[in-house]
RNA sequence: CCAGAGGAUCGGGCGACCGCGGCCUGCGCAAGCGGGGCGAGGAAAGUCCGGGCUCCAAGUAGCAACGGUGCCGGGUAACGCCCGGCGGGGGCGACCCCAGGGACAGUGCAACAGAAAGCAGGUCGCACAGGCUUCGGUCCUGCGACAGUGAAAGGGUGGGGUAAGAGCCCACCGCGGACCCGGUAACGGGCGCCGGCACGGUAAACCCCACCGGGAGCAAGACCGAAUAGGGACGGCGGGCUCGCUGCGGCCGAUGUCGUCCGGGUUGGUUGCUGGAGGGGCGGAGCGAUCCGUCUCCUAGAGGAAUGGUCGCCCAUCCGCUUUCGGGCGGUGGACAGAACCCGGCUUACAGAUCCUCUGGCACU
RNA sequence: GCCGCGUUAGCUCAGCUGGUAGAGCAACCGCCUUGUAAGCGGUAGGUCGUCCGUUCGAGUCGGACACGCGGCACCA
Numbered sequence: 001c002c003a004g005a006g007g008a009u010c011g012g013g014c015g016a017c018c019g020c021g022g023c024c025u026g027c028g029c030a031a032g033c034g035g036g037g038c039g040a041g042g043a044a045a046g047u048c049c050g051g052g053c054u055c056c057a058a059g060u061a062g063c064a065a066c067g068g069u070g071c072c073g074g075g076u077a078a079c080g081c082c083c084g085g086c087g088g089g090g091g092c093g094a095c096c097c098c099a100g101g102g103a104c105a106g107u108g109c110a111a112c113a114g115a116a117a118g119c120a121g122g123u124c125g126c127a128c129a130g131g132c133u134u135c136g137g138u139c140c141u142g143c144g145a146c147a148g149u150g151a152a153a154g155g156g157u158g159g160g161g162u163a164a165g166a167g168c169c170c171a172c173c174g175c176g177g178a179c180c181c182g183g184u185a186a187c188g189g190g191c192g193c194c195g196g197c198a199c200g201g202u203a204a205a206c207c208c209c210a211c212c213g214g215g216a217g218c219a220a221g222a223c224c225g226a227a228u229a230g231g232g233a234c235g236g237c238g239g240g241c242u243c244g245c246u247g248c249g250g251c252c253g254a255u256g257u258c259g260u261c262c263g264g265g266u267u268g269g270u271u272g273c274u275g276g277a278g279g280g281g282c283g284g285a286g287c288g289a290u291c292c293g294u295c296u297c298c299u300a301g302a303g304g305a306a307u308g309g310u311c312g313c314c315c316a317u318c319c320g321c322u323u324u325c326g327g328g329c330g331g332u333g334g335a336c337a338g339a340a341c342c343c344g345g346c347u348u349a350c351a352g353a354u355c356c357u358c359u360g361g362c363a364c365u
Numbered sequence: 366g367c368c369g370c371g372u373u374a375g376c377u378c379a380g381c382u383g384g385u386a387g388a389g390c391a392a393c394c395g396c397c398u399u400g401u402a403a404g405c406g407g408u409a410g411g412u413c414g415u416c417c418g419u420u421c422g423a424g425u426c427g428g429a430c431a432c433g434c435g436g437c438a439c440c441a
Stems, first nucleotide, its partner, number of pairs: 001361010012314007020039002023036005041336001045347002048345005053217004066213005071085005086100001087098004101208002106206002108202002123147001125143003130139003155173006174197001175195003179190004221271004231262007239252003264440003278297008315334001318331005366437007375390004384421001392408005414430005
């Protein structure tokens, strides 16, 4: 210098003028007019997970159903998140990706092709003896090497063996189990110790196992005010009467109370409401996520709801012209987006800029 | 803001436990008719919203995204 990998940060700056929304404050009877200070994000987004908070239901539990998660260990308030490791796959490499439990608990599925698709099978083939024979073959029997189909055909290579063959036998590789060693574990390594050797695929099919989950959501909920017909239907609770041996069952319904629906009214105010599992620096523990200690910082909290615009200079982008290759001149114009109860994550969108660490290659010293 | 649902031919919809995507109407051609409609016969038309994954194989199963709908206020 070229090509990449991982991580972090920013995402226009300054000034002038004109505006927008709350808050505090001065003047004013009021309308209003001044002053001060504050006013979006890394994703505020999608609403995909996990919590706080509030109400409802049951009661503090267990079971069933339904839903979710799924290698191992750790972190956390919790998680489907994060960190570290293991196994598998990709890349020369830095590094990246994986819903990654169980298929001898059971059920199911595998179209087309193919002889045969899960209890293996016998199309084309190979072959000894025997039977028949028109001497070409054919039947019976044995077989699974070779060919072909398929995503998948029941270990692989070589040798022996055989009528032909085949783990039938042997060597090596692979596989399963036992044992030993290392590791908290997932798992890894070793070992002629055993087994000739299938136990196929699919669980993001039903299912099994382990663990987790009550439901709804700030339009939750609480208080005040205004208005309306405080009406009707159904159901629950409470009440009365009666039968019956207590439990309990039957009947009735004025008033009360709760819920759902029909009908009616309003589109007001206060609260919940923003300082919290919060950010940053330093020190310590830890590989790390994170935790502990200490110092310091914080100021949107509104109603369909504000945070903007113009100009000048600068920074970056892009385009054109020019160049003595350092640059100069002119033009363009600033990514995605936008709080609505609050946090922790994930995912998705994002012009461009900066920093750190690392890998491969080329050249030079 | 919060909670649900959907996307398959030009239109309205099927497609259940994964295996070549169908129906009705519409379109086009032919027959019938003097002609049209109706009727009869036939034909064409599909990136199953997009992308990634699981699987031998995805409209169907899982995830992400896009688009389009619907419902939720308080008082008596």

Two RNAs folded together computationally: RNase P RNA and transfer RNA, 441 nucleotides in total. It holds a member of the Rfam family "Bacterial RNase P class A". Rfam classes the family as a ribozyme. Rfam links the family to the GO terms tRNA processing, ribonuclease P activity and dimeric ribonuclease P complex. The coordinates come from a structure-prediction model, not an experiment, and the mean pLDDT is 77.